[in-house]
Formats: sequence, structure tokens, C1' cells
RNA sequence: GAUAGAGGCGCGGGAUCUAAGAGUACCGCCGGCAAGAGCGUGGGAAGCUGCCGGAGGGGAAAGGAGAUACCGCCGAAGGAGCAGGACCGUCCCACAGGCGCUGUUCCUGGGACGCCGCAGAAUAUGCGGCGGACUGUCACAAGGAUGUGGAGCGCUAUC
Repeated sequence: GAUAGAGGCGCGGGAUCUAAGAGUACCGCCGGCAAGAGCGUGGGAAGCUGCCGGAGGGGAAAGGAGAUACCGCCGAAGGAGCAGGACCGUCCCACAGGCGCUGUUCCUGGGACGCCGCAGAAUAUGCGGCGGACUGUCACAAGGAUGUGGAGCGCUAUC
């Protein structure tokens, strides 16, 4: 240097089904308010018609989740910063927000649990930080089987 492997509730992807989302948003009816008000903020022009409440007539979806089988895998993958580009929202400009992709730098061995924070309809779940255990691996010390420490650009085997 190449090839092949190991960790285990191991990682990720799309497909099908299911629950929840939710009798919610939205549409219709009735009533009240507003009318230069409302449509993320400011401006321009144009367009639409807005807000609240009531009964209850209709009535979704997305992200996320579970199960099944399959596919790709063991920096699997996840996250943060920076840069660039596309899209969204009535149209244009600027700002704010959301979302996805590419490049680059850095962090994390792994899963679970507890606390905090963010996202979320949510107690589900995901992500981040912290914590003590567990577990795998290597090094050192010990020598009845433990202790300490490190990180995956690692470890093992073969050539």
C1' cells in the first nucleotide's frame, strides 16, 4: 500500500401498510367588527378581500413515528462553522424566515439511561450539550482477572 473483517437494541435509504396528526387547517351557513384596514417587515404597483365569534354541515396534507421485507454499509453515520447555488411564500426590490444541494474546516468509537436546550400536535421522536455507568478496541501497569489512559486518519487477519 491492497484485500477481507469485527463491535450490536450497530448505521443509513427508499417501498408498502398502520396509528397519530384531527374532526385540526381549510370550505360552506349565521352574526358582529373593519374598510384604507388585512395578505411576515419596509417601499412600489397591481391583485385578492379581511378579522373575530357561534352552531355544527363537509373535510385534508406535510414533516416526524411503528411494523414488514428489501437495498447500501461499519466515519457506517450524525452535527457545527464558513462559502456558493436553487426553491418557498399574490408580483418586484431589500430584510427576516423555512428548506434542499455542493465544496471546505472541525467534533463524535458505539448503543442505552438521566438532566438541560431546540424542533415538534405530542408525554412519541430527532438533534445538540453535560453526566455517570455499560460495551468493543489499542497501549501501559499488574498477575486470579483488575486498574489507568487514548481515539475510528483507529483495530484485527492475510498478501

Record summary
This is a predicted structure of a 159-nucleotide RNA (Lysine riboswitch aptamer) from uncultured Lachnoclostridium sp. The RNAcentral record of the sequence draws on MGnify. It matches the Rfam family "Lysine riboswitch aptamer". Rfam describes the family as follows. Riboswitches are metabolite binding domains within certain messenger RNAs that serve as precision sensors for their corresponding targets.